Molecule: RNase P RNA; transfer RNA
Organism: Gemmatimonadaceae bacterium
RNA sequence: GCUGUCGGUCGGAUGGUCGCGGGCACGUAAGUGCUCGAGGAAAGUCCGGGCUCCAUAGGGCGCGCUGCCAGGUAACACCUGGGCGAGGCAAUUACCUCGACGGAAAGUGCAACAGAGAAAAGACCGCCGAUGGCGCCGGUUCGCUUGGUGCACAGGCAAGGGUGAAACGGUGGGGUAAGAGCCCACCGCGCUGGUGGCAACACCAGUGGCAUGGCAAACCCCAGCGGGAGCAAGGCCAAAUAGGCAGCGAGGGGCGGCCCGCCCCGAUCAAGACGCUGCGGGUAGGCUGCUCGAGGGCGUGGGCGACCACGCUCCCAGAGGAAUGACCGUCCGAGCUCACGCUCGACAGAACCCGGCUUACAGGCCGGCAGCGUCC
RNA sequence: GGUCGCGUAGCUCAGCUGGUUAGAGCGCUGCUUUCACACAGCAGAGGUCCGGGGUUCGAGUCCCUGCGCGACCA
Repeated sequence: GCUGUCGGUCGGAUGGUCGCGGGCACGUAAGUGCUCGAGGAAAGUCCGGGCUCCAUAGGGCGCGCUGCCAGGUAACACCUGGGCGAGGCAAUUACCUCGACGGAAAGUGCAACAGAGAAAAGACCGCCGAUGGCGCCGGUUCGCUUGGUGCACAGGCAAGGGUGAAACGGUGGGGUAAGAGCCCACCGCGCUGGUGGCAACACCAGUGGCAUGGCAAACCCCAGCGGGAGCAAGGCCAAAUAGGCAGCGAGGGGCGGCCCGCCCCGAUCAAGACGCUGCGGGUAGGCUGCUCGAGGGCGUGGGCGACCACGCUCCCAGAGGAAUGACCGUCCGAGCUCACGCUCGACAGAACCCGGCUUACAGGCCGGCAGCGUCC
Repeated sequence: GGUCGCGUAGCUCAGCUGGUUAGAGCGCUGCUUUCACACAGCAGAGGUCCGGGGUUCGAGUCCCUGCGCGACCA
C1' cells in the first nucleotide's frame, strides 16, 4: 500500500425567499413580531425500569423467566473485565471474532432407519480352539496314552471388518491359543490433597485400572428473579340518564390460576326496595397527566474498564392521527461526459418518558486483527 | 398508541409426546358411463409447511428473529 473481516463515528454544509406546527408578546379582530421544531434507528414492541391505578404490593402453592465467575446499573435477557470452549490457523505464546456456557454420578423419558448389539449392551463376518469333545497317525502291558496331526462340535475372544449421528477410554509395548486395563508407559477421565486466585478456574502431587456415552431450546433438579394492568393508565369539568332484560345474594367487590391475609360496601328473612355481576340503551365535548430528565456539553478526580463522584454551563418538539417542507444561489461527495454541463445525496420519520437488544441503511472517515506485496 | 391471536395444496382445515414417505374434504385433469350434460365410479397431478438463523443424529412441531394478516381496548 492492497484485499478481507470486525468495531466505532458522521450520515450533506451554508445563505436567502415562501410556507406549516407549538409557545410568548402586541392587537377589538384579521394579523404582526420574537423564539423553538425528528433519529441513530423516532421502527419491531423483544427485554428492563420510571410513572399511574388496584393493599402500602403481603405469605404459600402453581406458572413464567434467567443461568460460567466477579463487577457496573434504577433494573435487565444489557454492558465491562476475567475464566473455559470453538474458529481464524499447521502449531504454542500473543492477537481477533463467536458462544442460551448450571446439573446427564437425584429420578423419569427419548434415540426413527440400518445394525448381532443403542446403555451397566452385544457376536454377523472374523480370530482362536490352549482346555474339553470327535477323528487319523505313532506308542502300547490292549486297560489306554506323557506324543504328533486334523475338524471347527462344545467353548473362548472382542484386536480387525461391517452398521450407524452415536458401539461401553486412546496410542504404543508386554502378554496370550487368540485376545482383553490382563499388566506397563504416556495421554484423557474420576477421586483425594496442596498451591495461586474474591470466584469461575488453573497448576502440581498422589491415587482408582476406567465404574455412570448423547439429548435438559424433553420432563425435571438446583440457584436466583418476577403481584396485576397499562397514558385508550389515572384525575377533573361538562353533557346524558328510562331504569329495560337476565342472574346471584347474606354476602358481594377490589382480585387477574388457586388458597390465606388485607381493605371497602352491605342485610336481618322480603327478593318489594337494596347491593353486585353480565347484556342492552344514552352521552361521545373540553382540561389535565405532558415533558427539566436515571437529561446534554465541557473540565477535574477515582477505576484496567463498564461506570461513578464533584464543579461549571445549556434548555433542546410536545400535536388533533395530520406540522417539522419547497424553491433558488454557493460549496462538498458520487455517477455520466473530451469539455461545457446534467443527474443524484442511503434507511427512514416522534406521540407518556427513559436504559438496552434486534432489524433497515448509499457513501465518507478513523481504528483493531489476518493474509499478500514493497521499502528501510 | 397499547394488548393478544393466526400463517400447512387453488379454498377450508387435520397433523398425537420431534422419527423415515406431510394427510382429509371441496375444487382441478384424464378415462368409464350418457345421444349430450349432471350425478356416480376409477386413476392422477398439485406443497419454498410465511422467510432466515439456531438446538438436535433428525424440525411442520422446540427456541430466536423478521414479514404479512386479523381481533380487541376511550